Predicted 3D model of RNase P RNA and transfer RNA as a complex of 477 nucleotides. Its mean pLDDT, the model's own confidence on a scale to 100, is 76. Rfam match: Bacterial RNase P class A. Rfam classes the family as a ribozyme.
């Protein structure tokens, strides 16, 4: 200098004026609600999204099965978790470090567009090779005619075409083409054989609680990708949520019409379905009616802080100490002015640093101050966002 | 407050479950040509969209996660 991590903090303060809201005390008019005074209290790190997990409550303190949903390397932590800690392996980075929905594709099924011969089972477009036939050409040998030469036959070579077969080493296609290199081998080739390398499976030794790591040996075993496709495996999940639920008050028409059921039992107990259990004479629809108030649940808790001990850590145990207490419901916590502090920009004195350009910078002027707000409560995650502070680590350069 | 659902041309929609033929189809609207003396009708052509950001995959409108926006249901008595 560049970069990578971690930690704790703040979310303005004070004053003045005008307000909002809960509680306590107290005054007033006057009536069960309003108003005044004094004192005390009054949003967040995310209160948010409602994405997970719980507490709590009700439904039989929830039973059996199916369906459905969730999680997915290991060990630990926790009330619980999809969260956290420490590790393993893969990938990225020179490194610090980051990152991964990371079980199974050798249980089965599906899919892989276009291109390509062929997309997982095999296949043959070009190319390479073998065999057969046909045609053309070259030389060689033989026979006949004969002036250089011509004609015919034989085997052979080259090339072309057709037919049959072998071949995945080479070309080309694609996101992906059935281990790689070398050598032997072969008509040409190929794990077809061999050596080395990579992987897989099995056996075995050592280390680790474990994921896994390291060593040795055997087998040519080479088995594409996709499960945020169906699915398989392991584990977990009953449903609904404070508009849960409990109590008080108010209200009225348990009335009308249609359908259906009354023990051979509709329907209900919210379960998505079936079974089981319990209740059971009503239930559903149409068109209407009434009340739409209050109390509680509801604020001290898986609480905070400090120390000690155990643990790498998350965390746990013990002791001490603190109350840090919002509980509103047409839903409060605000507005204006001044001063100070903070941040940014511009200008610049004295001073400091530098060879220099320049950097720093009191002060002045101007501007800025984010994201966002409780609604039963906790533990997490994710997302949004202003500001400065501290610590550790890595790489490079210079002294 | 609690729970649930949706988002594709200017408008209404198909495709999404089960990814490729999607360079996303159709209707109405709009624009241009033809037809007509002109307008309308008709006919031919054109313009125009997967809410946004990541991930899985060779490949995403479609599958998964997050964000944004919109919509719906839910009191008590009889």
């Nucleotide at each position: 200098a560049a970069a990578g991590c971690g930690g704790a903090c703040u979310a303005a303060a004070c004053g003045a004026u005008c307000g909002c809201u809960g509680g306590a005390u107290u005054g007033a008019a006057c009536u069960u609600g309003u108003u005044g005074a004094u004192c005390c209290g009054g949003a967040g790190g995310a209160a948010a999204g409602u994405c997970c997990g719980a507490a709590c409550g009700c439904c039989a303190c929830a039973g059996g099965g199916c369906a459905g949903g969730g999680u997915g390397c290991u060990c630990c932590a926790u009330a619980a978790c999809g969260u956290g800690g420490a590790g393993u392996c893969g990938c990225g980075g020179u490194a610090a470090c980051g990152u991964g929905a990371a079980g199974g594709a050798a249980a089965g099924u599906g899919c892989a567009a276009c291109a390509g011969a062929a997309a997982g089972u095999a296949u043959a477009c070009c190319g390479c090779c073998c065999u057969g036939c046909a045609a053309u050409g070259g030389g060689u040998u033989c026979u006949g005619a004969a002036u250089u030469u011509c004609a015919g036959a034989a085997a052979u070579c080259a090339c072309u075409g057709c037919a049959g077969g072998g071949u995945a080493a080479g070309g080309g296609u694609g996101a992906a083409a059935c281990g790689g290199u070398g050598u032997g081998g072969u008509a040409a080739g190929a794990g077809c054989g061999c050596a080395c390398c990579a992987g897989u499976u099995c056996c075995u030794c050592g280390g680790g609680u474990g994921a896994c790591c390291g060593g040795g040996g055997a087998a040519g075993c080479u088995u594409u990708g996709u499960a945020a496709a169906c699915c398989c495996c392991a584990c977990c999940c009953g449903g609904c949520g404070c508009a849960a639920g409990a109590c008080c008050a108010a209200a009225u028409a348990g009335a009308g019409g249609a359908g259906u059921g009354c023990u051979u039992g509709a329907g209900g107990a919210u379960g998505g379905c079936c079974c089981g259990u319990c209740c059971g004479a009503g239930c559903u629809c149409c068109a209407g009616g009434g009340u739409u108030g209050g109390u509680u649940g509801c604020a001290a808790g898986a609480g905070g802080u400090g120390c000690u001990u155990g643990g790498c850590a998350a965390c746990a145990a013990g002791c001490a100490u603190c109350c840090u207490u919002a509980g509103a419901u047409g839903a409060a916590u605000g507005a204006u002015c001044g001063u100070u502090a903070c941040c940014c920009g511009u200008u610049u004195a004295c001073g400091g640093g530098g060879c220099a350009a320049c950097c720093u910078g009191a002060a002045a002027c101007g501007g800025g101050a984010a994201c966002a707000g409780g609604a039963u409560u906790c533990g997490g995650c994710u997302u949004a966002c202003g500001g400065g502070c501290c610590g550790c680590u890595u790489u490079g350069g210079c002294c | 407050g609690u729970c649930c659902c949706c988002a594709u041309c200017g408008u209404c929609u198909a495709g999404c479950c089960c990814g490729g033929c999607c360079a996303a189809g159709g209707a109405c609207a709009c624009c241009g040509g033809c037809c007509u003396u002109u307008c309308a009708c008709g006919u031919c052509g054109g313009c125009a969209a997967c809410a946004c950001c990541g991930g899985u995959u060779c490949g995403a409108a479609u599958c998964c996660g997050g964000u944004u926006g919109g919509g719906g249901a839910c009191g008590c008595c009889a």